[in-house]
Background
Predicted 3D model of a 555-nucleotide part of an RNA (small-subunit ribosomal RNA, 5' domain) from an uncultured prokaryote. The RNAcentral record of the full RNA draws on ENA.
Context: one part of a larger RNA
């Protein structure tokens, strides 16, 4: 001179884009961050609507029953009438029979009216239980996702990272294609009942579905095999568009494994290695191999630095510098390694799994003292450390990530805000005219100079800031946190906005006073011991400027 993830000390107007625990991988209150499918499936509880029973009140209809009453009809029994016979005797009397016709009793009715009352069916009203259908909520079985994203850099000097080659390999979801999707069962949670416990949680009995789970069919295929034998699949749901399900081969993409070179320093680290190092047979893995395990043989690394000690995540890059190089690995970006601290393996395609399991530990917490919870190196906070590093903020709008057919939920990934001169940038703090060179300050040889066109004074603008109107883009078929934000008009009025830090040489830029090896300054040479441009104050200069100086590190 450059630069920084700085910081400290005056200072300090705005604005845009970035950046912000480098120290204790120290410990954590509180809240969030992984869910989500009813188009697998029962279950429970709210809501609405249909429908069906059950009740109560009015109507209307059909139906059974039939009081009354009318009507037909039969017996008796009286009265009248009319016919027949007898007798007497000329009009009358008696008898039977028949018929008719009142009247009153009673007995029958395939007649007709129907009070009251049964049942059904409608209808309209109430409200209740039940089937169904739609929505909403819980838990639970099932799927899939929780292995991505998001944080640290503790360990690792290593096939970890960088390149550049390689064979013995694995891939859920994607993609185009194949062959299928048959008939059965039996349980197990929710649940319901009985207990146990302080809680955590758990225990016995009892029902029940499925895309869960066994069995069968098909065996084309594939998997073993020299060949036979041998083994191996499926799940349905639907609003009828579709979503799925098994199977074999290919592709795409992610992994896993092997090799060849690079990849701090120490020799005051010279010898390391018994599963070492080969080989056979076995095992074991998705797969090569001592990966392991028996048995053989005694190898194998090493001064071209083996072990062994220290240090440390690698790299694209950052940064310095003309380049070689040299220093670092903070944001961004790729790989890796960890998740309290060791250790284990289960489930899965995929983990030896950060918000998942067991063990064992240390430390926090609850406890009824029997026993139990947790794990911020995720986003905020908070304590502690430290010279030092922010909000316990807003939205899923927009990118992207799970699951769903969607609709749509969930996303401290992200987008946005808020805080910090930490940094880059960019703008402002007026402008022009203004001499009596005012006033005052400070030097003065006492004449003057200087602070100086600076002020004041006059004519002018008004970026930013402020107020007041308006108002995007970002995303569109629709949805805007951000935001009434940027951005445009209008309004006032120079109004609200300048420090630091040097002035002896290196280094731009002098003077006076005060002090006396004091008091102090310093990067180096050095300055102060009565005329100090180097100390302190003051004018006046000189740089830089919303910063400036000082420390610290790198070149």
């Nucleotide at each position: 001179g450059a630069a920084c993830g700085a910081a400290c000390g005056c200072u300090g107007g705005c604005g845009g884009c970035a950046g912000g625990c480098u120290u204790a991988a120290c410990a954590c209150a509180u809240g969030c961050a992984a869910g989500u499918c009813g188009a697998a499936c029962g279950c429970c509880c709210c809501g609405c609507c249909u429908u069906c029973a059950g009740a109560a009140c009015a109507c209307a209809g059909a139906u059974g029953g039939g009081a009354u009453g009318a009507g037909a009809u039969g017996g008796a029994u009286g009265c009248c009438g009319a016919a027949a016979g007898c007798g007497g005797a000329u009009u009358u009397g008696c008898u039977u029979u028949u018929u008719g016709g009142c009247a009153u009793c009673u007995g029958u009715u395939u007649u007709c009216u129907g009070a009251u009352u049964u049942u059904c069916u409608g209808u309209u009203u109430u409200g209740u239980g039940a089937u169904g259908g739609c929505g909403g909520g819980g838990a639970g079985u099932g799927g899939c996702a929780g292995a991505c994203g998001g944080g640290u850099g503790a360990g690792u000097a290593a096939c970890g990272c960088g390149u550049g080659g390689g064979a013995a390999u694995c891939u859920a979801c994607c993609c185009a294609a194949u062959u299928c999707u048959u008939c059965g069962g039996a349980a197990c949670a929710a649940c319901u009942g009985a207990g146990g416990g302080a809680a955590a949680c758990u225990u016995c009995a009892g029902c029940u579905a499925a895309u869960a789970c066994c069995g069968u069919a098909u065996g084309u295929g594939c998997c073993c095999u020299c060949c036979c034998a041998g083994g191996c699949a499926a799940a349905g749901a639907u609003u009828u568009a579709u979503c799925g399900c098994c199977u074999a081969g290919g592709g795409a993409u992610c992994g896993g494994c092997c090799c060849g070179c690079g990849u701090u320093g120490g020799a005051u680290u010279a010898g390391g290695u018994a599963g070492u190092u080969g080989g056979u047979g076995g095992g074991g893995u998705a797969a090569c191999g001592g990966c392991c395990u028996a048995c053989c043989a005694a190898g194998c690394c090493u001064a071209c630095g083996a072990u062994c000690c220290a240090u440390a995540g690698c790299u694209g890059g950052u940064u310095u510098g003309a380049g070689a190089g040299g220093a670092u690995g903070a944001u961004c970006a790729g790989c890796c390694a960890c998740a309290c601290u060791g250790g284990g393996a289960c489930u899965g395609a995929g983990a030896c799994a950060c918000g998942g399991c067991c063990c064992a530990g240390a430390c926090u917490c609850c406890u009824a003292c029997g026993g139990g919870a947790g794990g911020c190196a995720g986003c905020a906070g908070u304590g502690g450390g430290g010279a030092a590093u922010c909000u316990u903020g807003g939205a899923c709008a927009a990118u992207g990530g799970g699951g769903g057919c969607a609709a749509c939920c969930c996303u401290g990934a992200u987008c946005c805000a808020g805080c910090c001169a930490u940094g880059c940038c960019g703008c402002g703090u007026g402008a022009g005219c203004g001499a009596u060179g005012a006033a005052g300050g400070c030097c003065u040889u006492a004449g003057g100079g200087u602070u100086g066109u600076a002020a004041a004074g006059c004519u002018c603008u008004u970026u930013c800031a402020c107020c007041g109107g308006u108002g995007a883009a970002g995303a569109u078929a629709a949805u805007g946190a951000c935001g009434g934000u940027a951005g445009c008009c209008g309004g006032a009025g120079a109004a609200g906005a300048a420090g630091c830090c040097c002035c002896g040489g290196c280094u731009a830029a002098c003077u006076c006073c005060g002090u006396g090896c004091c008091a102090g300054c310093a990067g180096c040479c050095g300055c102060g011991g009565u005329a100090a441009u180097a100390c302190g104050g003051a004018g006046g200069g000189g740089g830089c400027u919303a910063g400036c100086g000082u420390u610290g590190u790198u070149c």